[in-house]
C1' cells in the first nucleotide's frame, strides 16, 4: 500500500495480508547437467577400519636376494652344504615431528573478540645474514644373550656392548654479572667492537660441489603481557571488597605485576549501574532495509575456548598437550578375580534422540605439511566419486501447418457456448536420455631410463535412430490474478484477516473451465520489511494511552555582553593502518548463466601528524539589559496564637395555654393530658458565621470567610543607590498535601456511616421518614490518597484586535479637589484574527511559532493485580509482571430511533355528550378439546360475520370404501372405424356387458379435416412444499404532510444548507427573511356525486293555465310554464368593507348571495416501513410424486362440544307491547321498457295493558305444514298451533360517533335451485355536546441526552450453578546452582630434611673419603568427598483465592435518556 471497529464518517490504535531470506523439514510431484550445501537436537554413549610418523648419510646389531670359489648329489644344469662378498629389511638406542593439520562451541559478559597504541618489562625450534671456532679424555646403557614373575597388560634379575645418547678439562669473545667510563633517551631507564674482576662450550657421517654442530649478533616467523576506546538483558539485583587497594622487601616467570609471601597503611569499586542473576563463544561477514537500522553469526576466512568430568603437572623452542603422563569420579570392557585396559566435539560408520541432515568409497595424480642428502614413506589435510530437487543456475519435455470448429466432457435461455489449432491429420527438427566411434587440458615435477592421472574412458567432438522416453502443484469470496454446474444443508468441512456453511453456498467436497508459478509447486517455522508499531533521521500527552497532588532543592542538562588566550568539540590536508575472502564497477575463463580468475572501488572506523579558529568549551578580564538587593509606597477570607460578639438550632427552669403536635406523594413509627406543638422570661452548652459577596481577592497547591490584638510569608507599582551572570530546570532526596480512616486525651448542640423502627414494594439488607451510634470540633502524632481537573508540567522570547473587572503608577484637563480621558505594569475573565487541531476546540493567561530541562505513553481484558522489596499502629500506600484471552477496546463528530428530556402543532386522542361491547339467549367466526376426517389459509392495532356476493350432493382441497393408469384436459405419431342416440341388464356409483344403428365434411381421388375406439413414448396431471427464491395485487402506517433531485455554497469527511428561523395553513399552504437558486414525487386543483340557475330538447317524465272526462285515475286533447329527465353553459375568487397584521400571507367580523372561505361526499394513497398477507384466484424458478401426493365414484366430513375468545340480531319493557288507523321514499331489479310489475316502515293519531319474569322477551321443544331441489336423517328456509327458559340494563375494562353526522327506521341488491342476524347499496324521522390540551394513545417540526443502529420488545452489570484454561496462597516434598565455617586431604610441583642407596668430578695410604644425585621423611597449597547453616531458581501439593472462556441456566435491574434517587472519584 491493502483488509478489519460504524448505519456511514474521520482520528488514534491493534491484528493481518501482499516482498525478501533459509544449514530447513513435511505433503503432492520428479527428466538432464554444472556449482555449492548437508546432526541447528544428545559436549548422548560408542563395535570396526583408518586418521603421525619418518630417519641405516647418528648408533650397535640383524643380514634377504644376488655374486665368486670349493664340495656332495646326479636327470650337465637344477638341487644342497660351505667360505667370501653383498648389503635388502629392520625390533632398539638416539634425532626431528607429534603444540601443524583435521574437530567441536561445553565454558566464557572476560584485555575472550574487534580496533587502534605500548613492551626502554619479554621469549622464538626450522629459515635467512654476518663474524668466529669446530681441541682433548671418560664412565654408563638399551638391544642381544642367560635365568625368572604374571591369565594379560607387563615386567624382575645377571652379563656383553656403540653413538651425532651421557660426562669431565682447554681455549674464546663481541655472552652473562659486579666496578668505572662516554654518549643518548620517554619517567623507570637505554647503548657502547672502551677499562678491570669472575662465570659458561664442541661431535661426527658420506666422499670432497657438501651438510651439519657450538657461540655471539641481526632479520623474518610465531607466541607472551599492558592499556585506550567498542559491542546483551535485568534496579522485583544498591550497595559490593580482606590479598581486597596501595607502599617496602623477598620469592617466583622468558617477561612486568599481590602473581605469591612478611610486614605497614586503610584503602579500592559503584547510579556513567559496582556486585548478584539470566542468557551468550566473538569478528570479517549473512539476511533485511531508501538509509538508519534491526535480525544472525551455518558454510568460506581470523581469533578464542575445549577434548569423558575435575585437577595437576612432566617432556620441550613452543603444551599444561583431542589420538602424551599421573591421581581422583562415572561409565564400559577384559580377567585365571590376583590385577588391567579405554576415550570418534578427527574420517566412514553403530545405536540413541529427534520435524530433520549422507558413504565403514578412491587416491596421495595435484595443492600443501612431517620426516629424510635424496628416491622415498606417512598425510580421512586435501583431491575426487557415492547419496540427497537441500540451494542457486542453465537446458529439455518438441516446431510449422491444421475448422468440418470431429469425438468426448462442462454448461446451456436448448439456439448455442466451452474446453479449441488444442486433438486426429501433414510437413520438419533432434537439444537432453538412448547406442556405437574417437577422446583431452589438468605434468609444474620426479626419475639414468623406462615410466607416473584417484577423477575417468569423464569433459569435449562426431555418427545413427525416432516426436520417439520426460509436467506437475496451488489457487480462482474481499485483499489477490481467475466462474459455473451438481452434491451437503449451522450437517460434513474451510479459514491468513475479515468471515463462509441452517435447501438454489463463484468461500464446504466434486466435476469441467480458468489464474499462477513450473521440476517444482504448496504448507509450517524463524528473521528483516511493510511498522513513523520505541518515531536519531522519524510519534506523541485538553477529550483516544500518556503532565508527577504541589513546592523546595543535590546531582546533571542548558545558559546574556564585550576582549583576550588556548585548541578539547569542530572543520581541512597528509601518512599509517582498516588481513584475504565478501560487496560494487570494468574486464576475462568455463558454449550461456550460476561458479571461477584479474583490477579498481570500498571498507563509512581508529591511530599519528601539518594547518585554520567563526561556534559550542576551558582559562583570563571586563560589562548590565537576566536574576537578586536596598529605598518609597500598595491591595489582599495568605499562615500561626490569642481574645471577643450577635442571629439560629437543641437542651434546661419559670409563667400563659390545649389538644393535638410532627411527617408524608398519602401514611405511620415517633412526640404529647405525667399538659407537647405554639408563646413570653431566664439560663446552659457546643458548632457555623446571614446581610456584605462578586464572573471579585489571597495563596505553589490542598486551600482560606463574624470582629479585634500580637507575630509572620510572599506578591504589585515606583526608584534606579548596590552585587555582577549570582540563571532555568530538576533524576534521587526533602517538605507541604480536601475528605475520609488511625491512636492518646478533651468536647460534643446540630448534622450523621452503622444500627433499630415505620413506610413503600412482588422483595425493599435502598430511595422516603422518625430516632441514633462513631464521626463531624479541639490538642498532639500518625496516615499521604481524590474526578487533588484548567482532566492543559516549569522557565524564557515572539505573533492581530474588541470588552470587561481588580491593584498600583504617570499625563491631559480642572485655580485646587472630585467626576472624566488618555496612557502603562500586574492579576483575572469574555468575544475574536492568523496559524494549529481528528473534530470538538485552542487563540498575548495558546492546544500558535521556537528554545531549554523533568516527568510520563506505546492494542483492550487480565490488572494498578499476584509475588518480591520500601513505606505504616492498621486500614492500607508506593514500585510493579506474566500466563491466558479478544479482534476490537477508544475519541470526535454525523444521520437516525429512542427518553418515566423541553418547546411548538394536530388527530373523536382525551375531556363534554349520545348510543353500544363486556352479563343472557340466540347467530357467525376462531382457539381449544374431540374424530376416520372434523380440508386449507388469515393471528396486535393491521387474524377472529376474514378468503366464503351465499358447504344437503356439487362445490371440496378432507376421510373411508371401490374402481382408471398415456389417463378427466393439451400436442405429437401410428392403426382403425364412423360416431352420435335410445334401449335393458348387473353394481352404491363410476364402470361393464348387450341390443339398436350404419346417414360427418373437403378433395386434384393420392389423400386430408373433425371425431370416436386402441396402441406406442415423449409427456399430461398436482388446492403437494418453499409467500423467507419471486410477479402480480392487497393490508398498515396513513389523505400523516412529508420525500428528494440538480446546480452552487459550506465541512478533511460521514454529511450539512436548501428543508432551519419569524408569522400562517388542513397542508413543506402562502408571505418575509436568508449562500441558497432551482426542479420532482405528495398537498391543492384539474375528475365524479349533491346543492342554486341559465339554456337546449320534452317522452315512457310532469300538469300551472284552457278544453274534454272518470266512482277514482296526466286518462284524453293540448302545454311544456314547474318537477324531473341528460347534455351545455354560469356561479365562490377571500371578489367587495371594516378591523387586525409588517402596507405581506393570512386572521377575524360583516354584505350580498342557492352556496364563504378546502360548500359537502367520492375516487385519488409520495419515498418508503413491516422478510406484513396471498404460490389454494392467477403467474411463475426450484424440490418432490408418476399403476399415484394423478383421475373417477358412493357415502362421510367441513354443520360434531366439559370450555374460552371476537363480531353481531334480539331483549329484559311504558320514549313500551298489542290492536286499528295513518301516508310520503329513494336505489336497484325483473334479457328489452322513466311505459309494466317487485315495492316500505318508523314516525303521527285513536283505543289497550298498568310495571309483573307480566299482554315483556322469545330461546327451547311437540305437532301440523309449505316451498327449493335426484335427495332436506346426518345438513335448509318459511307457515299455523302449542311449549314460554335465561334475562328486571350488565364488574374490572372497552368501541364508534362533531350534522343530515350519532340514534333509529324499515327497502333494495349481488352471489343464489333453496337459505342473511352478513356484506353492498338506498332513502325516512333526526339530535346532544366540544370549556379547552393538564393527562391517555397516535402523529409532525425544532431542540437537548444517549454507552441504542436487529434501533428501548434496545444496551446491558454482578452473585448463584455447570463444563474447560492457565494462575496466586499452601502443611510440605523433591532437584538444581551458589555462598559460609570446618573436616578429609590424592597426584604434583615447591621448602626443610635426608642416619638408607649412589658409574662419570675431585682427593686417596686404594681401605676409603668428599662434592652432586636419588629413595625416604617432614610442611605449607590444594582436587574429589564429607558434616552443618544459609541464599536462590524450578518441579510437584490435599485444600483454597480470585480471572479468563463458554448457544439457549437462575436472581434481580446497577448504568447508558433526568435509565426513572444525575452519573463519578
Nucleotide at each position: 500500500g491493502a483488509g478489519u471497529u460504524u448505519g456511514a464518517u474521520c482520528c488514534c490504535g491493534g491484528c493481518u495480508c501482499a516482498g525478501g531470506a533459509c544449514g530447513a523439514a513435511c505433503g503432492c510431484u520428479g527428466g538432464c547437467g554444472g556449482c555449492g550445501u548437508g546432526c541447528u537436537u544428545a559436549a548422548c554413549a560408542c563395535a570396526u577400519g583408518c586418521a603421525a610418523g619418518u630417519c641405516g648419510a647418528a648408533c650397535g646389531a640383524u643380514g634377504a636376494a644376488g655374486g665368486u670359489g670349493g664340495g656332495a648329489g646326479c636327470u650337465u644344469g637344477c638341487u644342497c652344504c660351505u667360505a667370501c662378498u653383498g648389503g635388502a629389511u629392520u625390533a632398539g638406542u638416539g634425532g626431528c615431528g607429534a603444540a601443524c593439520g583435521g574437530g567441536u562451541g561445553a565454558g566464557u559478559a572476560a584485555c575472550a573478540c574487534g580496533u587502534g597504541a605500548g613492551c626502554a618489562a619479554u621469549c622464538u625450534g626450522c629459515c635467512c645474514c654476518u663474524g668466529a671456532c669446530u681441541c682433548u679424555g671418560g664412565g654408563a646403557u638399551a638391544a642381544g644373550c642367560g635365568u625368572u614373575g604374571g591369565a594379560a597388560a607387563c615386567g624382575a634379575c645377571g652379563u656383553c656392548u656403540a653413538a651425532u645418547a651421557c660426562c669431565g678439562g682447554a681455549u674464546a669473545c663481541g655472552a652473562g654479572c659486579u666496578g668505572g667510563g662516554a654518549c643518548c633517551g620517554c619517567a623507570u631507564g637505554g647503548u657502547c667492537a672502551c677499562c678491570a674482576g669472575c662465570u659458561g662450550g664442541a661431535a661426527a657421517g658420506a666422499a670432497c660441489u657438501u651438510u651439519g654442530g657450538u657461540c655471539a649478533g641481526g632479520g623474518a616467523u610465531g607466541a607472551g603481557c599492558u592499556c585506550g576506546c567498542g559491542g546483551c538483558c535485568u534496579a522485583u539485583c544498591a550497595g559490593c571488597u580482606u590479598g581486597u587497594u596501595g607502599g617496602u622487601g623477598a620469592g617466583g616467570u622468558a617477561a612486568u605485576g599481590g602473581c605469591u609471601c612478611a610486614c605497614c597503611a586503610a584503602g579500592g569499586c559503584g547510579a556513567c549501574g559496582a556486585c548478584g542473576g539470566g542468557u551468550a563463544g566473538c569478528c570479517g561477514g549473512c539476511c533485511u532495509g531508501a538509509g538508519a537500522g534491526g535480525g544472525u553469526g551455518a558454510c568460506c576466512g581470523g581469533c578464542c575456548a575445549c577434548a569423558c568430568u575435575g585437577g595437576g603437572a612432566c617432556u620441550g623452542a613452543g603444551a599444561c598437550a583431542c589420538g602424551g603422563c599421573c591421581c581422583a569420579g562415572a561409565c564400559u570392557c577384559c580377567u585365571a578375580c590376583g590385577g588391567g585396559a579405554g576415550g570418534c566435539a578427527g574420517c566412514a560408520g553403530u545405536g540413541g534422540g529427534g520435524a530433520a541432515u549422507a558413504u565403514u568409497g578412491c587416491a596421495c595424480a595435484a595443492u600443501g605439511g612431517g620426516c629424510g642428502c635424496a628416491a622415498g614413506c606417512c598425510u580421512g589435510a586435501u583431491g575426487c566419486a557415492g547419496c540427497a530437487a537441500c540451494g542457486c543456475c542453465g537446458c529439455g519435455u518438441g516446431a510449422g501447418g491444421g475448422a468440418c470448429g470431429a469425438a468426448g466432457g462442462c454448461c446451456u435461455u436448448c439456439g448455442g457456448g466451452u474446453u479449441g489449432u488444442a486433438a486426429a491429420c501433414c510437413u520438419c527438427u533432434u537439444u537432453u536420455a538412448g547406442c556405437a566411434g574417437g577422446g583431452a587440458a589438468g605434468a609444474a615435477g620426479c626419475g639414468a631410463a623406462a615410466g607416473u592421472g584417484a577423477c575417468g574412458g569423464u569433459a569435449c567432438c562426431u555418427g545413427c535412430a525416432g516426436a520417439a522416453a520426460a509436467a506437475g502443484c496451488g489457487c480462482c469470496g474481499g485483499c489477490u490474478a481467475a466462474c459455473u454446474a451438481c452434491g451437503u444443508g449451522c450437517c460434513a468441512g474451510c479459514a491468513g484477516c475479515c468471515g463462509c456453511g441452517g435447501u438454489a453456498a463463484u468461500a464446504c467436497g466434486u466435476a469441467g473451465g480458468g489464474c499462477g508459478c513450473a521440476a517444482g509447486c504448496g504448507u509450517u517455522g524463524u528473521c528483516c520489511g511493510g511498522a513513523a508499531u520505541u518515531a536519531u533521521u522519524g510519534g506523541g500527552c485538553g477529550u483516544a494511552a500518556a503532565g508527577a497532588g504541589c513546592u523546595c532543592g543535590u546531582a546533571g542538562g542548558c545558559g546574556g555582553u564585550u576582549u583576550g588566550u588556548c585548541g578539547c568539540g569542530u572543520c581541512u590536508g597528509c601518512u599509517g593502518u582498516g588481513a584475504a575472502a565478501a560487496u560494487c564497477c570494468g574486464a576475462g575463463g568455463c558454449u550461456c548463466a550460476a561458479c571461477c580468475u584479474c583490477g579498481g572501488a570500498c571498507c563509512u572506523g581508529c591511530a599519528g601528524u601539518g594547518g585554520g579558529u567563526a561556534c559550542g568549551g576551558g582559562c583570563a578580564a571586563a560589562c548590565u539589559a537576566g536574576a537578586g538587593u536596598g529605598c518609597g509606597g500598595u491591595a489582599g477570607g495568605g499562615g500561626a496564637g490569642a481574645u471577643u460578639g450577635g442571629a439560629a438550632u437543641u437542651c434546661c427552669u419559670g409563667g400563659u395555654g390545649u389538644a393535638g403536635c410532627g411527617g408524608u406523594g398519602g401514611a405511620a413509627u415517633g412526640c404529647g393530658c405525667a399538659g407537647a406543638u405554639a408563646u413570653c422570661a431566664g439560663g446552659a452548652g457546643g458548632a457555623a458565621c446571614a446581610c456584605c459577596a462578586a464572573u471579585g481577592g489571597c495563596g505553589a497547591a490542598g486551600g482560606c470567610a463574624g470582629a479585634u490584638c500580637u507575630c509572620u510569608g510572599g506578591g504589585c507599582c515606583g526608584u534606579a543607590a548596590c552585587u555582577g551572570a549570582c540563571g532555568c530546570u530538576g533524576a534521587g532526596g526533602a517538605g507541604c498535601g480536601a475528605a475520609a480512616g488511625c491512636g492518646u486525651g478533651g468536647g460534643g448542640a446540630g448534622c450523621g456511616a452503622a444500627c433499630a423502627g415505620g413506610a413503600u414494594u412482588a422483595g425493599a439488607u435502598a430511595c422516603c421518614c422518625u430516632g441514633g451510634u462513631a464521626g463531624u470540633c479541639c490538642a498532639c502524632g500518625c496516615c499521604g490518597u481524590a474526578a487533588a481537573c484548567g482532566g492543559u508540567g516549569g522557565g524564557a522570547a515572539c505573533u492581530a484586535g474588541a470588552u470587561g473587572u481588580a491593584g498600583g503608577g504617570a499625563c491631559c484637563g480642572u485655580u485646587c479637589c472630585a467626576c472624566g480621558g488618555u496612557u502603562u505594569c500586574u492579576g483575572u475573565g469574555u468575544c475574536g484574527c492568523a496559524g494549529c487541531u481528528a473534530a470538538c476546540g485552542c487563540a498575548u493567561u495558546a492546544a500558535g511559532u521556537u528554545c531549554c530541562c523533568c516527568g510520563c505513553c506505546u492494542g483492550g481484558g487480565g490488572a494498578g493485580u499476584a509475588c518480591g522489596g520500601c513505606c505504616g499502629c492498621a486500614a492500607g500506600g508506593c514500585u510493579a509482571a506474566a500466563a491466558c484471552u479478544c479482534a476490537a477496546a477508544g475519541g470526535a463528530a454525523u444521520u437516525g430511533a429512542c427518553g418515566g428530556g423541553g418547546g411548538c402543532c394536530c388527530g373523536c386522542a382525551c375531556a363534554a355528550g349520545c348510543g353500544g361491547c363486556g352479563g343472557a339467549g340466540c347467530a357467525u367466526g376462531c382457539g381449544g378439546a374431540u374424530u376416520a376426517a372434523u380440508u386449507c389459509g388469515a393471528a396486535g392495532c393491521a387474524a377472529c360475520g376474514c378468503g366464503c356476493a351465499g358447504a344437503a350432493c356439487c362445490u371440496u382441497a378432507c376421510c373411508a370404501a371401490c374402481c382408471c393408469u398415456u389417463g378427466a384436459c393439451a400436442u405429437c405419431c401410428u392403426g382403425u372405424g364412423c360416431u352420435a342416440c335410445u334401449a335393458c341388464c348387473a353394481g352404491a356409483g363410476a364402470u361393464g356387458g348387450u341390443a339398436c344403428g350404419u346417414u360427418c365434411c373437403c378433395u386434384u381421388c393420392g389423400g386430408g379435416g373433425a371425431c370416436g375406439c386402441a396402441g406406442u413414448g415423449a409427456c399430461a396431471g398436482g388446492u403437494g412444499c418453499u409467500g423467507c427464491a419471486u410477479g402480480g395485487c392487497u393490508g398498515u402506517c396513513g389523505u400523516c404532510a412529508g420525500c428528494u433531485c440538480g446546480u452552487g455554497u459550506c465541512g478533511u469527511g460521514a454529511g450539512a444548507u436548501a428543508u432551519u428561523c419569524g408569522g400562517u395553513u388542513a397542508a413543506g399552504u402562502c408571505c418575509g427573511g436568508c449562500a441558497a437558486c432551482g426542479a420532482g414525487c405528495g398537498c391543492a386543483a384539474c375528475c365524479c356525486a349533491c346543492a342554486u340557475c341559465u339554456u337546449u330538447a320534452g317522452u315512457u317524465g310532469c300538469c300551472a293555465g284552457c278544453a274534454g272526462g272518470u266512482u277514482a285515475a296526466g286518462c284524453u286533447g293540448g302545454g311544456c310554464a314547474c318537477u324531473c329527465u341528460a347534455g351545455a353553459g354560469a356561479a365562490a375568487c377571500u371578489g367587495c368593507c371594516c378591523g387586525u397584521g409588517a402596507u405581506a400571507a393570512g386572521c377575524g367580523g360583516g354584505a350580498g348571495g342557492a352556496a364563504g372561505g378546502u360548500g359537502u361526499g367520492g375516487a385519488u394513497g409520495a419515498c418508503g416501513u413491516c422478510a406484513a398477507g396471498u404460490c389454494c384466484u392467477c403467474a411463475u424458478g426450484g424440490c418432490c410424486c408418476u399403476u399415484a401426493c394423478g383421475g373417477g365414484u358412493u357415502g362421510g366430513g367441513c354443520u360434531a362440544c366439559a370450555c374460552a375468545c371476537g363480531u353481531g340480531c334480539u331483549a329484559c319493557a311504558a320514549u313500551g307491547g298489542c290492536a286499528g288507523u295513518g301516508a310520503c321514499a329513494a336505489u336497484g331489479g325483473g334479457u328489452u321498457a322513466a311505459u309494466c310489475c317487485c315495492c316500505a316502515a318508523a314516525a303521527g293519531c285513536u283505543g289497550u295493558c298498568u310495571c309483573a319474569g307480566u299482554u315483556c322477551g322469545g330461546a327451547u321443544u311437540g305437532g301440523g305444514g309449505u316451498c327449493u331441489g335426484c335427495a332436506a336423517c346426518u345438513c335448509g328456509a318459511c307457515c299455523c298451533c302449542a311449549u314460554g327458559a335465561a334475562g328486571u340494563c350488565g364488574g374490572a375494562a372497552u368501541c364508534g360517533c362533531u350534522a343530515g353526522u350519532a340514534a333509529u327506521c324499515g327497502c333494495g341488491u349481488a352471489a343464489c335451485a333453496g337459505c342473511a342476524u352478513g356484506a353492498c347499496g338506498c332513502g325516512g324521522u333526526g339530535a346532544a355536546u366540544a370549556c379547552g390540551u393538564u393527562c391517555c394513545c397516535g402523529g409532525g417540526c425544532c431542540u437537548u441526552g444517549u454507552a441504542c443502529a436487529c434501533a428501548c420488545c434496545g444496551c446491558c452489570c454482578g452473585u448463584c450453578a455447570c463444563a474447560c484454561c492457565a494462575u496466586g496462597g499452601g502443611a510440605g516434598u523433591u532437584g538444581g546452582u551458589u555462598c559460609u565455617a570446618c573436616c578429609c586431604g590424592a597426584c604434583g610441583a615447591c621448602g626443610c630434611u635426608g642416619c638408607g642407596c649412589u658409574a662419570a668430578c675431585c682427593c686417596u695410604u686404594c681401605g676409603g673419603g668428599g662434592a652432586g644425585g636419588c629413595a625416604g621423611g617432614c610442611g605449607g597449597c590444594c582436587a574429589c568427598g564429607g558434616u552443618a547453616g544459609g541464599a536462590u531458581c524450578a518441579g510437584c501439593g490435599a485444600c483454597u483465592g480470585g480471572g479468563g472462556u463458554g448457544a439457549a441456566g437462575u436472581c434481580g435491574u446497577a448504568a447508558c435518556a433526568a435509565g426513572g434517587u444525575a452519573a463519578c472519584c